[in-house]
Order: sequence, then C1' cells, then structure tokens
RNA sequence: GCCGCCGUAGCUUAGUGGCAAAGCAGCGGACUUUUAAUCCGAGGACCGGGGUUCGAUUCCCCGCGGCGGUA
Repeated sequence: GCCGCCGUAGCUUAGUGGCAAAGCAGCGGACUUUUAAUCCGAGGACCGGGGUUCGAUUCCCCGCGGCGGUA
C1' cells in the first nucleotide's frame, strides 16, 4: 500500500429500520455497633461528517481510530 473485521455508559457486552438494554464500577438510601456482604433508587452512552428513508445505533459513502491478514 491492498483486503477484511470492529467502534454503543468509566469498563465488558446486547440491540440488524420505529422509546437504546444489562452486568460490573461510581453516587444516594435501607440494613448493620462499624466495615464488608445484601437490598432499593437515581444518573450516565450510539467515533465524526454526508446520503437514503416518514423515521438511522441499525442501510450506503467518505474520514478518524483499533485489531487481524497479505507483501
């Protein structure tokens, strides 16, 4: 250089066209003499730009980043 795959919350992942889901972490509370454990609650995200569509995290194009293959 060329080819392929991937990019969603602080981390690990789900979501294949119609409200973005969970676990862990962090925060608040309950319980406890205290801590831990357990339980309850709230908050927090679609890599950037453009296109298609009534509607895009999802499909298409370009870019950026990561991983792998090839020489």
The RNA shown here (transfer RNA) has 71 nucleotides and comes from a Candidatus Dormiibacterota bacterium. Its Rfam family is "tRNA". Rfam classes the family as a transfer RNA. RNAcentral holds the sequence, with entries from ENA. Model confidence (mean pLDDT): 83 of 100.